[in-house]
Fluoride riboswitch aptamer (crcB RNA motif) from a Terriglobia bacterium, 64 nucleotides, folded computationally. It was read from a public genome assembly, where an Rfam model found it. The organism belongs to Terriglobia, within Bacteria. The prediction has a mean pLDDT of 77.
RNA sequence: GGUCAUCUGGGUGUUGGAGUUCACCCUUAACCGCCCUUCCGGGGCAGAUGACUCCUACAAGGAU
Numbered sequence: 001g002g003u004c005a006u007c008u009g010g011g012u013g014u015u016g017g018a019g020u021u022c023a024c025c026c027u028u029a030a031c032c033g034c035c036c037u038u039c040c041g042g043g044g045c046a047g048a049u050g051a052c053u054c055c056u057a058c059a060a061g062g063a064u
Base pairs, nucleotide, nucleotide: 009026010025011024012023013022016055017054018053019052020051021050033045034044035043036042037041
């Protein structure tokens, strides 16, 4: 340094944190949103979750 097996770990899932759970990836990776367009450029849209719950931030409305 390479290969195989076993055990174990880490990371990722379009904007923060935590718990639970699912999926994917093993650094050559998972992943890095969508639509329209004259496609170099410009315009528009949903969402703090992969899913559920909570907290925080932001936004809207109401009450005191």